RNA sequence: GGGCCCGUAGCUCAGCAAGGCAGAGCGGCGGACUGGUCACCCGUAGGUCAGGGGUUCAAUUCCCCUCGGGCCCG
Numbered sequence: 001g002g003g004c005c006c007g008u009a010g011c012u013c014a015g016c017a018a019g020g021c022a023g024a025g026c027g028g029c030g031g032a033c034u035g036g037u038c039a040c041c042c043g044u045a046g047g048u049c050a051g052g053g054g055u056u057c058a059a060u061u062c063c064c065c066u067c068g069g070g071c072c073c074g
Base pairs, nucleotide, nucleotide: 001073002072003071004070005069006068007067010026011025012024013023020057028044029043030042031041050066051065052064053063054062
């Protein structure tokens, strides 16, 4: 230098194919339960979807550029 994959909640990741309300588990907080704790159960908060631009009525999703991480080729 070239190619491919990944970046979404504090953590681990779905969702993108075929654009249409942003989700799960764990963790946090509150409650219930218990003599008390753990577990289980109920509720709740938490997101510029890596950044910018474009297309579109509408973009996490499609296109372009950039940044970060990984792998391969030279």

RNAcentral holds the sequence, with entries from ENA.
This is a predicted structure of a 74-nucleotide RNA (transfer RNA) from a Candidatus Bathyarchaeota archaeon.
Its Rfam family is "tRNA". Rfam classes the family as a transfer RNA.
Taxonomically the source falls in Candidatus Bathyarchaeota (Archaea, Thermoproteati).